Small-subunit ribosomal RNA from an uncultured bacterium, 1461 nucleotides, folded computationally. The sequence is in RNAcentral, with records from ENA.
RNA sequence: AUUGAACGCUGGCGGCAUGCUUAACACAUGCGAGUCGAACGGAAACGAUGGGAGCUUGCUCCCAGGCGUCGAGUGGCGGACGGGUGAGGAACACAUAGGAAUCUGCCCAUGUAGUGGGGGACAACCUGGGGAAACUCAGGCUAAUACCGCAUACGACCUAAGGGUGAAAGGGGGCUUCGGCUCCCGCUAUUGGAUGAGCCUAUGUCUGAUUAGCUUGUUGGUGGGGUAAAAGCCUACCAAGGCAACGAUCAGUAGCUGGUCUGAGAGGAUGAUCAGCCACACUGGGACUGAGACACGGCCCAGACUCCUACGGGAGGCAGCAGUGGGGAAUAUUGGACAAUGGGGGAAACCCUGAUCCAGCAAUGCCGCGUGGGUGAAGAAGGCUCGCGGGUUGUAAAGCCCUUUCAGUAGUGAAGAAAAGCUGAGUGUUAAUACCACUCAGUCUUGACAUUAACUACAGAAGAAGCACCGGCUAACUCUGUGCCAGCAGCCGCGGUAAUACAGAGGGUGCGAGCGUUAAUCGGAAUUACUGGGCGUAAAGCGCACGUAGGCGGUUUGAUCAGUCGGAUGUGAAAUCCCCGGGCUUAACCUGGGAACUGCAUUCGAUACUGUCAAGCUAGAGUAUGGUAGAGGGAAGUGGAAUUUCCGGUGUAGCGGUGAAAUGCGUAGAUAUCGGAAAGAACACCAGUGGCGAAGGCGACUUCCUGGACCAAUACUGACGCUGAGGUGCGAAAGCGUGGGGAGCAAACAGGAUUAGAUACCCUGGUAGUCCACGCCGUAAACGAUGUCAACUAGGUGUUGGAGAGCUUGACUCUUUAGUAUCGUAGCUAACGCGAUAAGUUGACCGCCUGGGGAGUACGGCCGCAAGGUUAAAACUCAAAGGAAUUGACGGGGGCCCGCACAAGCGGUGGAGCAUGUGGUUUAAUUCGAAGCAACGCGCAGAACCUUACCAGCUCUUGACAUACCUAUCGCGGAUUUCCGAGAGGAUUUCCUUCAGUUCGGCUGGAUAGGAUACAGGUGCUGCAUGGCUGUCGUCAGCUCGUGUCGUGAGAUGUUGGGUUAAGUCCCGCAACGAGCGCAACCCUCACCCCUAGUUGCCAGCAGGUUAAGCUGGGCACUCUAUGGGAACUGCCGGUGACAAGCCGGAGGAAGGUGGGGAUGACGUCAAGUCCUCAUGGCCCUUACGGGCUGGGCUACACACGUGCUACAAUGGCGGAUACAGUGGGUUGCUACCUUGCAAGGGGAUGCUAAUCCCAAAAAUCCGUCUCAGUUCGGAUUGUUCUCUGCAACUCGAGAGCAUGAAGUCGGAAUCGCUAGUAAUCGUGGAUCAGCAUGCCACGGUGAAUACGUUCCCGGGCCUUGUACACACCGCCCGUCACACCAUGGGAGUUGGUUUUACCCGAAGACGGUGAGCGAACCUUCGGGACGCAGCCGGCCACGGUAAGGUCAGCGACUGGGGUG
Repeated sequence: AUUGAACGCUGGCGGCAUGCUUAACACAUGCGAGUCGAACGGAAACGAUGGGAGCUUGCUCCCAGGCGUCGAGUGGCGGACGGGUGAGGAACACAUAGGAAUCUGCCCAUGUAGUGGGGGACAACCUGGGGAAACUCAGGCUAAUACCGCAUACGACCUAAGGGUGAAAGGGGGCUUCGGCUCCCGCUAUUGGAUGAGCCUAUGUCUGAUUAGCUUGUUGGUGGGGUAAAAGCCUACCAAGGCAACGAUCAGUAGCUGGUCUGAGAGGAUGAUCAGCCACACUGGGACUGAGACACGGCCCAGACUCCUACGGGAGGCAGCAGUGGGGAAUAUUGGACAAUGGGGGAAACCCUGAUCCAGCAAUGCCGCGUGGGUGAAGAAGGCUCGCGGGUUGUAAAGCCCUUUCAGUAGUGAAGAAAAGCUGAGUGUUAAUACCACUCAGUCUUGACAUUAACUACAGAAGAAGCACCGGCUAACUCUGUGCCAGCAGCCGCGGUAAUACAGAGGGUGCGAGCGUUAAUCGGAAUUACUGGGCGUAAAGCGCACGUAGGCGGUUUGAUCAGUCGGAUGUGAAAUCCCCGGGCUUAACCUGGGAACUGCAUUCGAUACUGUCAAGCUAGAGUAUGGUAGAGGGAAGUGGAAUUUCCGGUGUAGCGGUGAAAUGCGUAGAUAUCGGAAAGAACACCAGUGGCGAAGGCGACUUCCUGGACCAAUACUGACGCUGAGGUGCGAAAGCGUGGGGAGCAAACAGGAUUAGAUACCCUGGUAGUCCACGCCGUAAACGAUGUCAACUAGGUGUUGGAGAGCUUGACUCUUUAGUAUCGUAGCUAACGCGAUAAGUUGACCGCCUGGGGAGUACGGCCGCAAGGUUAAAACUCAAAGGAAUUGACGGGGGCCCGCACAAGCGGUGGAGCAUGUGGUUUAAUUCGAAGCAACGCGCAGAACCUUACCAGCUCUUGACAUACCUAUCGCGGAUUUCCGAGAGGAUUUCCUUCAGUUCGGCUGGAUAGGAUACAGGUGCUGCAUGGCUGUCGUCAGCUCGUGUCGUGAGAUGUUGGGUUAAGUCCCGCAACGAGCGCAACCCUCACCCCUAGUUGCCAGCAGGUUAAGCUGGGCACUCUAUGGGAACUGCCGGUGACAAGCCGGAGGAAGGUGGGGAUGACGUCAAGUCCUCAUGGCCCUUACGGGCUGGGCUACACACGUGCUACAAUGGCGGAUACAGUGGGUUGCUACCUUGCAAGGGGAUGCUAAUCCCAAAAAUCCGUCUCAGUUCGGAUUGUUCUCUGCAACUCGAGAGCAUGAAGUCGGAAUCGCUAGUAAUCGUGGAUCAGCAUGCCACGGUGAAUACGUUCCCGGGCCUUGUACACACCGCCCGUCACACCAUGGGAGUUGGUUUUACCCGAAGACGGUGAGCGAACCUUCGGGACGCAGCCGGCCACGGUAAGGUCAGCGACUGGGGUG
């Protein structure tokens, strides 16, 4: 785009079309083929007329073929047309173009010639009989345009060329002197035509080769038969042909065509309506009649089905029009009329006509029209939405002003109708003014549709809009509901709580009396490629050659004209399509003309090319001569090294083997070594991207036989060529058969190891096999994943074989040719790549491909001894499979580099007790979060109440807190009494205080109480809706951009490379040049120096002074404090490096190569953590999931884990003595000092808002003692007495004294931290805090060991490589097994269809024979004959039957694999 459509929703009118695509299933009922009385005998019915009877006076009956007419019958013509359907048929069925051996009723020709005279019957009718019926039998009468002879015969037919054969019918009208004449319609013979039909030929016409051979009347001939006609059409005989790879035969499917749909075309699909042809008429067979049939509404027979029946027998055929049932997704009225067009009959009137014309039903399609038009902003109401302002629906509505198509009502009103008939006139015919025919005039009528079309009037916006869609493709967006549910979906895909994708709504978009969906065809699809594709890696080159058919083929001349090209003629039906006109108001539609129908045939021409024929040529191809190289092939022989075995010698305990071992061999003498012998197999070095061969493949040497290639120069043949479906041959390894052989190696097998296992890898053995001969097999990643042949198209380099030239004679250079290899231009390619050895540009031929899986499988065929090979599907299933390249990630890949990563060390954890956190368990509750590193002394810098979020109980409801409104009050507030209560809270008492401003208005502000409503409130959910903050990779060195360039593109380049660095740090190079975030530096702190300042700090010198003391005067030099400066930059020297960056060493220096430490964390990753810090979307609760209170819980305890503390002791415990820090904190505080207590502490009291006073004792240290023990170690646990804080230490705090004195004697596997003022060890301070650290954060004291090095473990960076990974190796993914479902192969068999062969049966029928029975026409010599009929026989044959096959399909216990989940 389209449709004979169907379904869903909706539906105003008209025109024109169309309407069982399925069951060629079965059919009730009606109609669809009759007509002619002018062929005939006649008269059943009706009517008119006349007569008669009865009488009821207008009815009934009877008579009369005389009239109109006419049932039944004889006869003629027509029922072969028209109408229906598409079952069958792959065929002369159809289409196109031709042909010759034919027939043709009615029709035509003013064609030709006739139409004479006889005869005998049979229906109807009458009589009788049979039968239920259908129907039928016998006898009798009768007519014809029915039937039969005779006569005639121009022409006709047959012919043995003489001759012979064969016709007819009358009817009607007019005139008549009744003799006849004439007209019309008929009839007969015959010729020609027209029309229709039959036959033959060429070409075209679906699929399958998993159908390859078919055929016996088959192919041809002769004789005979037969037909309208040619012919094996039929028959007898003879010959052995005919068809087929250009697809016979077989199987399946199908009416063919003009056309129709689509497409730019070529094509593809299709064959409804209309038109041409064919076939069929319940199924099968058959003939009759006829001009025509083997006959839709005829006959006979067989069969199935239905109906009637008196059971004896009969009837029927809607694939005609309506209609019914059934089938189906699905397709109409049991309508009107012959008015028109056409058909049959008739002389005609006329009759018949479900052909046809009309109407009805159906939006089934195409076309046209309408459902109103203008104005109208308060942008109404309502709806939807919202950021609450608005926006949108929307000029839309309302309102105002108009119009009236269509529908409605009423009226008017065409065309479709021309004839025929009747009357008159004329012409023709005729003797005729009759009759008849024709023409003209007049007259009389004929419409189913039809309430027609059209027109006019009337009224009123009045009666008339839906459907689909809105994620992208694809025009059109929001809200609500739902929550991987319900659902959507053409493809991609939506939906798991913010869905433009589901459902609804608002809005929008598209089309519009329709709109969507489904089905189907073509297009897009160059996705079967003729036009117009491909085959290195995506699917696709046969493993290789030879060669048949076929296809293609060098060059010159001539001939021919088959192909090719041009002209003409015929045909290509009409309709359709196209163009120009015309008619319906327009269009659809109808119609006139033209063009076209791309085709076929005939004929005339052209002759370049192709073909064919003839004659040549030498450039293709081949032959000859001379050379060359070679693992080319076959056969025979020969050789040495090595292995193994055997014999002998020497010799002794091991050998062998592996990652390490063991099995194995060996004292019966191995291995090792020397000599000898045997046997089999393979040929080191040479050896090479070297050679040869068609491929497979070929490697010691010699000989023989043999194939091919190359080079050079000449001679010869003269296109002999290329490719190659089938076919034939060769064809690695493994395997098979027979017979040999067997050293080594070695499937299977055995043993030993390895391992979770190890039917493996490793080891020790070892049989087929490997080898030879002969025969099979016929496959490989048989690969260059690249078919063969030929031509053309830049170069460079290497190498092998040959030839030539040059000189400088060489391991030389150049040229050429045949191979082979590598790089590369143009070009090609999706890219990779190919690139004269093409995957470039062309030509010839062959093979092959058409999404993945199923499957190179099943079945069938062929081959094979087998293994198996070859040819080769389908069902079903998926939306991909695949190629090349890119960026990442990953690798038990590679290279380079780094890090307390390993190593080297030191100290721990893991074992004990306790502390603390977590899991688990428990509980009314044990609130919640954190989960590998990167949760677990984490949030918590401190849970007795509070905190507190949890639990139990009690209690409040505008609320503990905010804003707004109303009323009341002027205070609010603080202190206080009593009662109830666990308390919150509820009552109650007293005292203090008595708001501010003011325009003086209870006006403003403020506060309190009460009330009502908006609201408050939520540590309720979602960290996967979020902000912010944080962890982590990682203080790792990376992450990017602009412009340019390269690439079809993703992307690349820069950022890679060579060095170097802690560093993408720097240098050099470079199609890159620059830039940004990171690194570094700038900041803080520590280390040195200087300037300034000098109290609360300091005290060198001076003075005073104490038991002591910077205590005092004084001073600011020093220390120190705290502000500002300086200093370090590879700056200097040497070496090294590339003259670089830098590195190594040295000097000086407090400090040396980022001096130590800190702060600082790129792009990003982990949907990492946090809604319980805070903020916040959405959801949820609202006398509760909110607020308050008391008590409890977070502190539980069979257990498991993490992080710590204290220990196990002598580097120690205890006792004593005694020196040296730094950071900090302090008025609700730190507290000197005195006093008291054994002590924790208590009681007094002083200083200090701090460089001033206090905390404050620093501890490790030193001396003495203990002497290796569960101890003078260790301190858990427990008892008891106290202290402190605090409303309150029971659950549940810390501390002190006395007593008690557990485990533990250095810790398994495993694991952690640390590289210097570090680890280790020692103490000190602070935050939180009423009280409560073994935790955390800080501070100083003492103060080590080790680093060879980067192989390994872990993590990371850069480059490179492979990849089937990309939620990225915690990836992807293979097979079995188990379960469910689906289709399919095999399968004992079984059921059905179809077909073949053989045989049996043999209806009807025509043909042949017979015909002793029977018979009107003709002949007869009357005897009979001719001829015909019944009957009987024969062959043919439908249906049916029997037997055996082929083939297809259904079912099938069981079974095989396959697919999906």